[in-house]
């Protein structure tokens, strides 16, 4: 100076006139309260408020429970109120490298599933070659009792060779009619034993065994472990309104019907009952609604996630749905021209004046912890490379 890559951070600041929610006080109107008015004094959208993917507070249903289906999860260890999250590690993949990325039990338990090429794609092969027989196989040369070339046929063969995204472990050597782990010598995989490290996942080293047993489980599944549903439009009150001489069907202890997503079993409640259909009223208002697994700092465990303590601090509660307009100044980012000043060994960098322009993604609705997705800006740190001294 170029290009990568990992980090935590901020998300514009201050005044000025208007305007808008909510909270405390004080005064008034009315003497209380409800209500209005007025003054002072504090509050008022996000790092993602987005998606609604995950787990939870919390409300309700439910005396609870067992199986079935259903669903999550899947190397280890540890975090946390839990988690598909987060740390830290193993393993296996990408990259040159900083680093990133993971679909990470099981494929000799069962089903399946791979276009097209290919003979052949898995208790998977024999197409080309490559030996070996064929004196009673044809042809034809040649010679003399057999030979040799080609076809055929029958038999071995998987080394070479071709197709493929992938083909019966590699490489040499020995043996063979010609070959093959057929035998061995080394390598790789597998399986078992032993040993040292490591809580372990795994690793390293040695010993045996010629055992060489493809890919897809984010296919279905088999294994192991976990899991009651519903959801703030949950739920709780106030008040206000209305039209059932409406249909139907079941029961009334021989239980009809509800209760626990779904189903089975069980257990419970149950009688002028339940169950459904058609029509009709109310769509008002309060509450929940914000102190929370909170947030700042310090010290202190731990490699980290993260916990301990000990001291301060309260930071929206809207409801058709608040936090805006106007304007000045100052910071930020981008080009641009002159000249000035620093820095340095150079290469090059900072600044200062002065024009011009820009500012991303994007609005709480009960709250949390996370994931995933959009996006602008400045710092630290780190890997490559190039000039330069």
């Nucleotide at each position: 100076c170029g290009a990568g890559g990992g980090g935590a951070c901020c998300a514009g600041g201050g005044g000025a006139u208007c305007g808008c929610c909510g909270g405390u006080g004080g005064c008034g109107g009315c003497u209380c309260g409800a209500c209005c008015g007025u003054c002072a004094c504090g509050g008022g959208a996000g790092g993602a408020a987005a998606g609604u993917c995950c787990g939870a507070g919390c409300u309700c249903c439910g005396c609870a429970g067992g199986g079935c289906a259903g669903g999550g999860u899947g190397c280890c260890g540890g975090g946390u109120a839990a988690c598909a999250c987060c740390c830290g590690g193993u393993c296996g993949g990408g990259g040159a490298a900083a680093c990133c990325c993971g679909g990470a039990g099981g494929a000799a338990a069962g089903c399946g599933c791979a276009a097209c090429a290919g003979a052949g794609a898995g208790u998977a092969g024999g197409g080309c070659g490559c030996c070996g027989c064929g004196a009673u196989g044809g042809g034809u040369g040649a010679a003399u009792c057999u030979c040799g070339c080609u076809c055929c046929g029958c038999g071995g063969u998987a080394a070479g060779c071709g197709u493929g995204a992938a083909a019966g472990g590699g490489u040499g050597c020995g043996g063979u009619a010609a070959g093959a782990g057929c035998g061995c010598a080394c390598c790789g995989g597998c399986g078992u034993c032993g040993u040292c490290g490591g809580c372990a996942a795994c690793g390293g080293c040695g010993g045996c065994g010629g055992c060489c047993a493809g890919g897809c489980a984010a296919a279905c599944c088999c294994c192991a472990u976990c899991c009651g549903g519903a959801g703030c439009a949950a739920g709780a009150c106030c008040g206000a309104a209305u039209a059932g001489a409406g249909g139907a069907g079941c029961g009334u202890u021989u239980g009809a019907g509800g209760g626990c997503g779904g189903c089975c079993c069980g257990c419970c409640c149950g009688a002028u009952g339940c169950u459904u259909c058609c029509g009709g009223g109310u769509u008002g208002g309060u509450u929940g609604c914000u102190c929370g697994a909170g947030g700042u700092g310090g010290c202190u465990g731990g490699u980290a996630a993260c916990g301990g303590u000990c001291a301060c601090c309260c930071u929206a509660g809207a409801u058709g749905a608040a936090u805006g307009a106007u304007u000045c100044c100052c910071g930020c980012c981008u080009g641009g021209a002159c000249u000035c000043g620093g820095g340095g060994a150079a290469a090059c960098c900072c600044g200062a004046c002065u024009c011009a322009g820009g500012a991303a993604c994007a609005g709480a609705a009960c709250u949390c912890g996370g994931c995933u997705u959009a996006c602008g800006g400045g710092c630290c740190c780190c890997c490559c490379g190039a000039a330069c001294c």
A computed fold for a 389-nucleotide RNA from a Myxococcota bacterium, annotated as Bacterial RNase P class A. NCBI's taxonomy places the organism under Bacteria, Pseudomonadati, Myxococcota. It matches the Rfam family "Bacterial RNase P class A". Rfam classes the family as a ribozyme. About the family: Ribonuclease P (RNase P) is a ubiquitous endoribonuclease, found in archaea, bacteria and eukarya as well as chloroplasts and mitochondria. Gene Ontology terms of the family: dimeric ribonuclease P complex, ribonuclease P activity and tRNA processing. The RNAcentral record of the sequence draws on ENA. The coordinates come from a structure-prediction model, not an experiment, and the mean pLDDT is 78.